[in-house]
RNA sequence: UAAUACAGUAGAGGCGCACUUUUGAUCAGUACUCAUUUGGAUAUGUUCAGGCAUAAAUGAAAAAUGAAGAAAGGAAACGGUGCCGAAGAAAGAAAUCCCUGAGGAUUUUUUGUCUGGUUGAUGAGUUAAGAGCUUUUCAAUUGUCAUUGAGUUAUAGAACUAAAUGGAGUGCUAUGAUCAAA
Numbered sequence: 001u002a003a004u005a006c007a008g009u010a011g012a013g014g015c016g017c018a019c020u021u022u023u024g025a026u027c028a029g030u031a032c033u034c035a036u037u038u039g040g041a042u043a044u045g046u047u048c049a050g051g052c053a054u055a056a057a058u059g060a061a062a063a064a065u066g067a068a069g070a071a072a073g074g075a076a077a078c079g080g081u082g083c084c085g086a087a088g089a090a091a092g093a094a095a096u097c098c099c100u101g102a103g104g105a106u107u108u109u110u111u112g113u114c115u116g117g118u119u120g121a122u123g124a125g126u127u128a129a130g131a132g133c134u135u136u137u138c139a140a141u142u143g144u145c146a147u148u149g150a151g152u153u154a155u156a157g158a159a160c161u162a163a164a165u166g167g168a169g170u171g172c173u174a175u176g177a178u179c180a181a182a
Base pairs, nucleotide, nucleotide: 008175009174010173011172014084016083017082018081019080020079022077023076033067034066035065036064037063038062042055043054044053045052046103047102048101049100050099051098087115088114089113090111091110092109093108094107095106096105097104116142117141118140119139120138121137123135124134125133126132144167145166146165147164148163150161151160152159153158
């Protein structure tokens, strides 16, 4: 001095991801409450078992008729915010749901364990749900990189275009200090 590698920084994929205000629909003429009738001993507190508490022959559960009558969650649309392991799943830990045990739900948090993104189909789970969400498998499509031969530019190297095959985000592109090595 040049090149290579690396922290960091900035970006790309696209019906891109997550969160959120508002609006109407769905939830639903459902739940809850009240009245009448039937009924005749259990019912409620997340499911089951046990416990505890409360209600109940001044009538439990359940059913019918009538009156009045929601909400949460989920989804959609217009906006807003933060972003490109965006995010999701799985597993672990903690808290809450009367107590114990086994499950379940919600929230927080940890782990580079799995998934590049989107769409569709099938199975399973969740849900009021033929919506949606999660996930196995398969297919299509798309971005990126690697390899291969073909074409274009070109003295070559190299670059670009389309195609085929394959891989995964700890990736890819650009930039790249300090230190180390040569």
The RNA shown here (Lysine riboswitch aptamer) has 182 nucleotides and comes from a Vallitaleaceae bacterium. The RNAcentral record of the sequence draws on Rfam. NCBI's taxonomy places the organism under Bacteria, Bacillati, Bacillota, Clostridia, Vallitaleaceae.